[in-house]
RNA sequence: GCCUCGGUGGUGUAGUGGCCUAUCAUACGACCCUGUCACGGUCGUGACUCGGGUUCAAAUCCCGGCCGAGGCGCCA
Numbered sequence: 001g002c003c004u005c006g007g008u009g010g011u012g013u014a015g016u017g018g019c020c021u022a023u024c025a026u027a028c029g030a031c032c033c034u035g036u037c038a039c040g041g042u043c044g045u046g047a048c049u050c051g052g053g054u055u056c057a058a059a060u061c062c063c064g065g066c067c068g069a070g071g072c073g074c075c076a
Base pairs, nucleotide, nucleotide: 001072002071003070004069005068006067007066010026011025012024018056027045028044029043030042031041032040049065050064051063052062053061
């Protein structure tokens, strides 16, 4: 350099056009429970990598950038 795949709360993830101001777990906070702690229960906090395009409508489709993983190649 070329090709393929991926990027979603602090972390790991579901979601592949509309039911998504977005799922679950974990984390953190409050309350309940308990003699105390842990466990458990309820509630809350918090995210779509950036820009552009298509569309009535984009996390989702297309193009480009950035980052990461893998494969192939080039130079030294």

This is a predicted structure of a 76-nucleotide RNA (transfer RNA) from Candidatus Hikarchaeia archaeon HikBin5. The sequence was found in a public genome assembly. Rfam family: tRNA. The family's RNA type in Rfam is transfer RNA. Gene Ontology term of the family: triplet codon-amino acid adaptor activity.